[in-house]
A computed fold for a 264-nucleotide part of an RNA from Candidatus Magasanikbacteria bacterium CG1_02_41_34, annotated as large-subunit ribosomal RNA, domain VI. The organism belongs to Candidatus Magasanikiibacteriota, within Bacteria.
Context: one part of a larger RNA
RNA sequence: CGUGGAAUGUUGAGGAAACUCAUCCCUAGUACGAGAGGACCGGGAUGGACGAACCUCUUGUGUACCGGUUGUUCUGCCAAGAGCAUUGCCGGGUAGCGAAGUUCGGUACGGAUAAGCGCUGAAAGCAUCUAAGCGCGAAGCCGUUUCCAAGAUUAACAUUCAUUAUUAGACUCGUUCUAGACUAGGACGUUGAUAGGCGCUAUGUAGAAGGCUGGCAACAGCUGCAGCAGAGGCGUACUAAUAGUCAAGCGUACUAAGGAGACA
Numbered sequence: 001c002g003u004g005g006a007a008u009g010u011u012g013a014g015g016a017a018a019c020u021c022a023u024c025c026c027u028a029g030u031a032c033g034a035g036a037g038g039a040c041c042g043g044g045a046u047g048g049a050c051g052a053a054c055c056u057c058u059u060g061u062g063u064a065c066c067g068g069u070u071g072u073u074c075u076g077c078c079a080a081g082a083g084c085a086u087u088g089c090c091g092g093g094u095a096g097c098g099a100a101g102u103u104c105g106g107u108a109c110g111g112a113u114a115a116g117c118g119c120u121g122a123a124a125g126c127a128u129c130u131a132a133g134c135g136c137g138a139a140g141c142c143g144u145u146u147c148c149a150a151g152a153u154u155a156a157c158a159u160u161c162a163u164u165a166u167u168a169g170a171c172u173c174g175u176u177c178u179a180g181a182c183u184a185g186g187a188c189g190u191u192g193a194u195a196g197g198c199g200c201u202a203u204g205u206a207g208a209a210g211g212c213u214g215g216c217a218a219c220a221g222c223u224g225c226a227g228c229a230g231a232g233g234c235g236u237a238c239u240a241a242u243a244g245u246c247a248a249g250c251g252u253a254c255u256a257a258g259g260a261g262a263c264a
Base pairs, nucleotide, nucleotide: 001151005161006160007159008158009157010156014148015147016146017145020048021047022046023045024044025043026042032037050105051104052103053102054101058099059098060097061096065092066091067090068089069088070085071084072083073082074081075080109143110142111141116136117135118134119133169246170245171244172243173189174188175187176186177185194240195239196238197236198235199234200233201232203229204228205227210223211222212221213220214219
């Protein structure tokens, strides 16, 4: 930009992906074989690699969470803190993200076939899978499975809405997200829980400050599962979501006013 303007839901022309391997057990120490050895077919179990999704568990990260600690500077000093030193170093760790973690996947089946194996069967009284005809037969081909998909310009279909109306609907703008490079997509915009704040809480850290008691002191105990806390959950309009813009035909048939032409 197109598909006449839209919303919602579909169809599937076409395209893409996937298709794997091994070991063990049963059948069966059977068939076979003098023995040694040792199956087809069929059934079951487990695993490898690969792939997808996810974060309950395990584990990693987690420089805006908590704690310990060294040196030094500062807040006048004590105490308590702050800055800097790779996040100063160290011990943990929520959400998110991840794998080494968890769950799942390849199956089965149908059609037409390849090599191959056949049936019937002449040419050629026989024989012959082939010449006419018919059947079986592969991880391969076409379906089946999963995903994308109407620019499939052959521009599809269904339902509903709108058609002169500040209407169907869309957009700009704003608050944003498990969405995201930008764009796009989703949620919300006061008739509101969209984000922040605040409250409670999950969870993390590990027992705050102050005080009291004990100890010469370092420090320990009690107050007290305390204090603090990023992303999680639930709630709550306190803050910010003000406001505005755009927006819809074509063909065919008949025909009014008006106009042109021909004939009388």